[in-house]
Context: one part of a larger RNA
RNA sequence: GGGCGAACGCUGGCAGCGUGCCUAAGACAUGCAAGUCGAGCGGGCCGGGCGUCUCGGGGCAACCCGAGGGGCGAGGUCAGCGGCGGACGGGUGAGUAACGCGUAGGUAACCUGCCCCCGGGUUCGGGAUAACCCCUCGAAAGGGGGGCUAAUACCGGAGGGCUGCACCUGGGGCAUCCUGGGUGCAGGAAAGGCCCGAGAGGGUCGCCCGGGGAGGGGCCUGCGUCCCAUCAGCUGGUUGGUAGGGUAACGGCCUACCAAGGCGACGACGGGUAGCCGGCCUGAGAGGGUGGUCGGCCACACUGGGACUGAGACACGGCCCAGACUCCUACGGGAGGCAGCAGUCGGGGAUCUUCCGCAAUGGGCGAAAGCCUGACGGAGCGACGCUGCGUGGGGGACGAAGGCCUUCGGGUCGUAAACCCCUGUUCGGGAGGACGAGCAAGGACGGUACUCCCGGAGAAAGCCCCGGCUAACUACGUGCCAGCAGCCGCGGUAACACGUAGGGGGCGAGCGUUGCCC
Numbered sequence: 001g002g003g004c005g006a007a008c009g010c011u012g013g014c015a016g017c018g019u020g021c022c023u024a025a026g027a028c029a030u031g032c033a034a035g036u037c038g039a040g041c042g043g044g045c046c047g048g049g050c051g052u053c054u055c056g057g058g059g060c061a062a063c064c065c066g067a068g069g070g071g072c073g074a075g076g077u078c079a080g081c082g083g084c085g086g087a088c089g090g091g092u093g094a095g096u097a098a099c100g101c102g103u104a105g106g107u108a109a110c111c112u113g114c115c116c117c118c119g120g121g122u123u124c125g126g127g128a129u130a131a132c133c134c135c136u137c138g139a140a141a142g143g144g145g146g147g148c149u150a151a152u153a154c155c156g157g158a159g160g161g162c163u164g165c166a167c168c169u170g171g172g173g174c175a176u177c178c179u180g181g182g183u184g185c186a187g188g189a190a191a192g193g194c195c196c197g198a199g200a201g202g203g204u205c206g207c208c209c210g211g212g213g214a215g216g217g218g219c220c221u222g223c224g225u226c227c228c229a230u231c232a233g234c235u236g237g238u239u240g241g242u243a244g245g246g247u248a249a250c251g252g253c254c255u256a257c258c259a260a261g262g263c264g265a266c267g268a269c270g271g272g273u274a275g276c277c278g279g280c281c282u283g284a285g286a287g288g289g290u291g292g293u294c295g296g297c298c299a300c301a302c303u304g305g306g307a308c309u310g311a312g313a314c315a316c317g318g319c320c321c322a323g324a325c326u327c328c329u330a331c332g333g334g335a336g337g338c339a340g341c342a343g344u345c346g347g348g349g350a351u352c353u354u355c356c357g358c359a360a361u362g363g364g365c366g367a368a369a370g371c372c373u374g375a376c377g378g379a380g381c382g383a384c385g386c387u388g389c390g391u392g393g394g395g396g397a398c399g400a401a402g403g404c405c406u407u408c409g410g411g412u413c414g415u416a417a418a419c420c421c422c423u424g425u426u427c428g429g430g431a432g433g434a435c436g437a438g439c440a441a442g443g444a445c446g447g448u449a450c451u452c453c454c455g456g457a458g459a460a461a462g463c464c465c466c467g468g469c470u471a472a473c474u475a476c477g478u479g480c481c482a483g484c485a486g487c488c489g490c491g492g493u494a495a496c497a498c499g500u501a502g503g504g505g506g507c508g509a510g511c512g513u514u515g516c517c518c
Base pairs, nucleotide, nucleotide: 001518002517003516004515006514007513008512009511010510013389014388015387016386017385018384019382020381021347026345027344028343030342031341032340035084036083037082040081041080043078044077045076046075049072050071052069053068054067055066056065057064058063091300092299093298100225101224102223103222104221105220106219107218110217111216112215115213116212117211118210119209120208121207122206123157124156125155126154132147133146134145135144136143137142162187163186164185165184166183167182168181169180170179171178172177192205193204194203195202196201226272227271228270233263234262235261238260239259240258241257242256243255244254245253275297276296277295278294279290280289281288282287302323303322304321305320306319325336326335327334328333353379355378356377357376361375362373363372364371365370392422393421394420395419402413403412404411405410427455428454429453430452431451432450436445462507463506464505465504466503467488468487469486473502474501475500476499477498483490484489
């Protein structure tokens, strides 16, 4: 000198864009943050309307009105069965020195729901179970028994280019092997809904099998990745083999048996510290420091452990067990997990609204209408940062008053003020008023931005410094006191260094101080 997620002191007009718990991965009141599909299925309740029976009234009658019973029923709603989603999105940095991350590769050792392309199929049967009804236990949370029922829920059978094995045969590679043709044996499929139609049938969304793709992931490897040697030896599933288990998959991943290996001054092992990167700061560079916001990867979700479901989890707002903590209880037993958005207490030098909206972008579900979305889009608060603008412009002396200094002549604040003329950024009032919305409708922001008219210099300047470094000097007070101070050092009676004043210098809605990095 530059920089900061800053804090503190004094001061503070406006706008745009950013940014805001770095500490206790401390504890959390309350609300919201993940649902959706009735075009998969059966019900409960409500129900415009339709038709029927009985009664009453009117009418000669058809019929009309009212009341009641049971029936059908568009639609609405509620939970349930079922499907897809809840593995994304959002948060945090505790742990981790590791194939965690970065980079370059490998997978002939692998998986992949939804999406796209291609080929083929969608047949015949069966048994249940929620909801519902009845009984019953419990304070509750919840549960037990009996009975009924549906499906795109569940189960069985059937043919095949798929898989496994055996044989024949071709091509390739990198060792295990990979890839193609033929024969035989064995093994596993499926689901329907809606619309049009009189029907036959057609359309559409699905379902099953196989092949390919896109995107996503798993695993493996080379190299790189902080400090301490005042950590020097470490190791029993340890290192390798055989066989098996397990997995989507290789593997000591796991198990049994066998062998005795494996690592280490090229730093093993141990201890400390730490999420890593793109980047960011600094620097001429080399380098040093750093990893907040944004983006990628990883890890975690009260603490520890575990599996279930699933294409995908060992799963933040799922389950089970244990523990600590909080809450409810009828004392038998139960409920909970903000490192989601806001908010509270606490800790701290310190860090925001219990706001608006799904209008946009994106996501989930749905054929769609649409529903959900504290992702997101916005607004609010904080000079926390960057940027822009303003606090007026021109004229104005024989240089007012006043302050300060003075050699008492004067000097200086100083064109500064007053005063005259003008302007209207900003401000106040009024009127109009968006883009953002790609067929139509739909705008939270917002009556905002912006435009026009009116008013009026009115409402808007401070902070630090002035001994040298370092730009800026006098007076008074004080008298090694009170105090200053980054270093050198000032102060003990004339202090440009303390305090105040006048003047001056610097920066300016900021200015200083402190902390940290180069």
The part of an RNA shown here (small-subunit ribosomal RNA, 5' domain) has 518 nucleotides and comes from an uncultured bacterium. The coordinates come from a structure-prediction model, not an experiment, and the mean pLDDT is 84. Its Rfam family is "Bacterial small subunit ribosomal RNA".